[in-house]
Source information: A computed fold for a 72-nucleotide RNA from a Eubacteriales bacterium, annotated as transfer RNA. RNAcentral holds the sequence, with entries from ENA. The coordinates come from a structure-prediction model, not an experiment, and the mean pLDDT is 80. Rfam family: tRNA. Rfam describes the family as follows. Transfer RNA (tRNA) molecules are approximately 80 nucleotides in length. Lineage of the source: Bacteria > Bacillati > Bacillota > Clostridia > Eubacteriales.
RNA sequence: GUCUCAUUCGUCUAACGGAAAGGACAGGGGACUUCUAAUCCCCCGGUACGGGUUCGAAUCCUGUAUGAGACA
Numbered sequence: 001g002u003c004u005c006a007u008u009c010g011u012c013u014a015a016c017g018g019a020a021a022g023g024a025c026a027g028g029g030g031a032c033u034u035c036u037a038a039u040c041c042c043c044c045g046g047u048a049c050g051g052g053u054u055c056g057a058a059u060c061c062u063g064u065a066u067g068a069g070a071c072a
Stems, first nucleotide, its partner, number of pairs: 001071007010025004018055001027043005048064005
């Protein structure tokens, strides 16, 4: 330099182009308990960034960024 793959809550992980993007752990609050732990309930928090296609995009196309790999 060329090509390929990946990028979703703090972490891990779902989501045939179609309902408010779901779950687990973590974090916060509460219940329970003499206290703690455990258990139960609630809350918090995300589609890497820009553009396009579409009635509708996390998903398809494209550029950029980051990471990984192959070739040279």